[in-house]
RNA sequence: AAUAGAGGCGCGGGCUUCAUCAGUAGCCGGAUAACGCACGGGAAUGUGCCGGUGAAAGGGGAUACCGCCGAGGUUCCUGUACGUUUCCCGACGUACAUCUGCCGGGAUCACGCAGAAGAUGCGUGGUACUGUCGUUUCUUAACGGAGUGCUAUU
Numbered sequence: 001a002a003u004a005g006a007g008g009c010g011c012g013g014g015c016u017u018c019a020u021c022a023g024u025a026g027c028c029g030g031a032u033a034a035c036g037c038a039c040g041g042g043a044a045u046g047u048g049c050c051g052g053u054g055a056a057a058g059g060g061g062a063u064a065c066c067g068c069c070g071a072g073g074u075u076c077c078u079g080u081a082c083g084u085u086u087c088c089c090g091a092c093g094u095a096c097a098u099c100u101g102c103c104g105g106g107a108u109c110a111c112g113c114a115g116a117a118g119a120u121g122c123g124u125g126g127u128a129c130u131g132u133c134g135u136u137u138c139u140u141a142a143c144g145g146a147g148u149g150c151u152a153u154u
Stems, first nucleotide, its partner, number of pairs: 001154005008069001010068004016062003026053005035048004039090006072103003078097007104130002107127008132145005
């Protein structure tokens, strides 16, 4: 350098299906003075109440399948697309892609962000567990490091 592997509630993907989203948004009919609301400002437009009808996306669970073990996740910058009622000026958000840095892995607790959510995801810190290597040890434990690592073969 190449090839092949290991960790385990291991990582991710789309199909199908189920619940939730929600009796919500929207649509139809009725009512409608003021005042409030819609990311900020201005102009406009709608709406807030009653009745009828009535979704979906994202996120989540499950079976099987597919691709894998920096799997993947994530921060900053940049670019593209879309969105926050319409227009203008701002501000913000989401998705994808490249780059850079960080993270061995899952669990759990606290705080924070996202979210309809006691689901779930992400970030920071802690706790024990676990795999791997190193050091010490007479004894199977202690301490420490990080995946650009570790093991095997050529």